c-di-GMP-I riboswitch aptamer from a Flavobacteriales bacterium, 81 nucleotides, folded computationally.
It matches the Rfam family "c-di-GMP-I riboswitch aptamer". Gene Ontology term of the family: cyclic-di-GMP binding.
It was read from a public genome assembly, where an Rfam model found it.
Model confidence (mean pLDDT): 88 of 100.
Of the family's consensus pairs, 95% are formed in the model.
The source organism's lineage runs through Bacteria, Pseudomonadati, Bacteroidota, Flavobacteriia and Flavobacteriales.

RNA sequence: UUCCGACAACGGCAAACCCGUCGCGAGACGGGGACGCAAAGCCACGGACCAGGCAACGGGCCUGGUGGCCGGGUUACCGAA
Numbered sequence: 001u002u003c004c005g006a007c008a009a010c011g012g013c014a015a016a017c018c019c020g021u022c023g024c025g026a027g028a029c030g031g032g033g034a035c036g037c038a039a040a041g042c043c044a045c046g047g048a049c050c051a052g053g054c055a056a057c058g059g060g061c062c063u064g065g066u067g068g069c070c071g072g073g074u075u076a077c078c079g080a081a
Stems, first nucleotide, its partner, number of pairs: 004079002012037002017032006035068001041074003045071003048066007
């Protein structure tokens, strides 16, 4: 350094839900709050799912969303086995 991930250490993030704001909506942002997370840091490239619209008995197309659905890319704290 890479792989790996401890009944280690310093810490970090923040589900559901509630309040406010934005949005047709999925959902996002801020505050509270913790279910959990060794990348639950970042990225919509692939798949999957969700929403809006169109079409059509087509089983598709367009736009948007979800990174805490999975894969992948990229960066990173610590250093037991």